[in-house]
This is a predicted structure of a 556-nucleotide part of an RNA (large-subunit ribosomal RNA, domain I) from Staphylococcus piscifermentans. Its Rfam family is "Bacterial large subunit ribosomal RNA". Rfam links the family to the GO terms ribosome and structural constituent of ribosome. Lineage of the source: Bacteria > Bacillati > Caryophanales > Staphylococcaceae > Staphylococcus.
Context: one part of a larger RNA
């Protein structure tokens, strides 16, 4: 030196476990701010560095209710104190709520700096202090008032629970918008109107009450799924893109303008019309209104706060924010440090979910089924009170019925449809209709049949999405996993920034956390002493391998 063997350092793998995470069901819930947010700085405890709580009334303050013996957070210990005159803890309403911060009285390098006005407090006066208020824009009123005569513009002052900012990295409509890429290169095309930006919002958005779908003895708004179907069709007919209608079903809801005509105030001026506002009427396609005329009628009735008109209130009820009763075992039997485990004998059950207790516990605790319960505050249905409301018909003369509209040429987008034979749908730009004997549509057009009525508007439901809040489920993970973060984590750290970003869990049932001696300057062992274990000692559960050793056999 190898090579066994034995016993040990190191080291933290691995098994067990879970304070934390993921994925989703069910129900709420879906904003918020000039009454100053979100988000922070700095402070506040006797003793205080952090984190939590809180704001000069600061570890709190007042009231209402709950609930019971302790209580002064995490967090030990000292001191010093509070509670059965109900504290501490939960839940409702409130008060306070320093500075920043939209930050808004001015400035500013964010949590500082320095006015001005009004009242006050204090000074012998000034400086000092305390409270309040003083930003823009906007809508409205009022006064003022240039060039510039009337006026206009501006300014100035009031009032306004108007605006601003945040966010939930989600879902929603708009605007504006790529490349990698795929086509096995690559220009049309694809990725894809997706990423990213912007703007407006809403608990949803958005669409929506036919100038629609079709083509039968049609259907009756919209919006979501299923299916039609990967079909029809588009496509350097490459890659690839890809409908609708029927049909099944979730939900289900219809209305209001303008206009023709009345009537009323007002303005203009050609003095008999024209035009402004308001009211009243009126809203559709088997065309419908206005007119004219005929019945009906002043409330029987209907409706009603999401559209279709809006306003507030009382009563009951459920729900929700604290909670509250809540059945039933025992053993000086075994085993063990410890009984829940075995053994023996009982019980409950509308409760054998589940966690906890020195091991596997329906009966020991905290729950569990199942049953009550709110002084406040929210949210909801009902019901009264309260509110709003004529309704056919015949006639068919004469009026209305959404105009720089619809359409069209060119030139683009968008429709599954890439100009094509391209309808329909939107925009530029140039033209430019009709008027109920009217007009649009059925995929070019035409001409017949059909179907509908455009240029105005609002609408709840089924839809979609979780920052959240409650309850609750995983053939979901289990500490290199799962959230980056199970631990004081967007922390330490790195970066001028923007921004990237870790590592880090387990003594033991209880700290009973090793008094005393002894070696050692300590560290740190040895002894004693806890504990069931100390080979569980804080570098603390198991303790793998790599890698270091000590003994000791064999062999060279």
């Nucleotide at each position: 030196g190898g090579c066994g063997c034995a016993c040990g350092g190191u080291g933290g793998a691995u098994g067990c476990c879970u304070u934390g995470g993921c994925a989703c069901u069910a129900g709420a819930a879906g904003c918020u701010g000039a009454u100053g947010a979100a988000g922070g700085a700095c402070g506040u405890u006797a003793c205080u560095a952090a984190c939590g709580a809180c704001g000069a009334u600061a570890u709190g303050c007042u009231u209402u209710g709950g609930g019971u013996a302790g209580c002064u957070g995490u967090a030990a210990g000292u001191a010093a104190g509070c509670g059965u005159u109900g504290a501490u803890c939960c839940a409702g309403a409130g008060a306070u709520u320093u500075c920043c911060g939209a930050a808004u009285g001015g400035g500013g390098g964010a949590a500082c700096c320095c006015a001005g006005c009004a009242c006050a407090a204090g000074u012998u006066a000034u400086g000092u202090u305390g409270u309040g208020u003083u930003a823009u824009c906007g809508a409205c009123a009022u006064g003022u008032g240039a060039a510039u005569a009337c006026a206009u513009a501006g300014c100035a002052u009031g009032u306004c629970c108007g605006a601003a900012g945040g966010c939930a990295g989600a879902c929603g409509c708009g605007g504006a918008g790529a490349a990698c890429u795929g086509a096995a290169a690559c220009a049309u095309c694809u990725u894809a109107g997706u990423a990213c930006c912007c703007g407006c919002a809403g608990g949803a958005a958005g669409a929506g009450a036919a100038a629609g779908a079709a083509a039968a003895c049609u259907c009756g708004a919209u919006u979501c799924c299923c299916u039609g179907a990967g079909u029809a069709g588009c496509g350097g007919c490459g890659a690839g893109c890809g409908a609708a209608a029927c049909g099944g079903g979730a939900a289900g809801a219809g209305c209001c303008c303008a206009a023709a005509c009345c009537a009323a105030u007002g303005a203009g001026c050609u003095u008999g019309c024209u035009c402004a506002u308001u009211g009243g009427g009126g809203u559709u396609g088997u065309a419908g209104g206005a007119c004219a005329c005929u019945c009906u009628a002043c409330a029987c009735g209907g409706a009603g706060u999401u559209a279709c008109a809006a306003a507030a209130g009382a009563a009951u009820u459920g729900a929700u924010u604290a909670g509250a009763c809540g059945a039933a075992u025992c053993g000086u039997a075994c085993u063990g440090g410890a009984a829940a485990g075995u053994c023996g004998a009982a019980c409950c059950a509308g409760a054998g979910a589940a966690g906890g207790u020195a091991a596997g516990a329906g009966u020991c605790c905290u729950g569990u089924a199942g049953u009550c319960g709110a002084a406040a505050g929210u949210c909801a249905a009902u019901u009264c009170u309260c509110u709003c409301c004529u309704g056919a018909g015949u006639g068919g003369a004469u009026c209305c019925u959404g105009a720089g509209u619809a359409c069209g040429a060119c030139g683009g987008a968008g429709c599954a449809c890439g100009u094509g034979a391209a309808a329909u749908u939107c925009c530029g730009u140039c033209g430019g209709a009709a008027u109920c004997c009217g007009g649009g549509a059925g995929g070019a057009c035409c001409a017949u049949c059909u179907c509908c009525c455009a240029a105005g508007g609002c609408u709840a439901a089924a839809u979609a999405c979780u920052c959240u809040c409650u309850a609750g489920u995983g053939a979901c993970c289990g500490a290199u996993a799962g959230u980056g973060a199970a631990c004081c984590a967007g922390u330490a750290c790195c970066g001028u920034g923007a921004g990237g970003g870790a590592a880090a869990g387990g003594u033991g049932a209880a700290a009973a956390g090793u008094a005393c001696c002894c070696c050692g300057g300590a560290a740190g062992g040895g002894g004693a002493g806890u504990g069931a274990a100390a080979g569980a000692g804080a570098a603390c559960u198991u303790g793998a391998a790599a890698c270091c050793g000590u003994g000791u056999g064999c062999u060279u």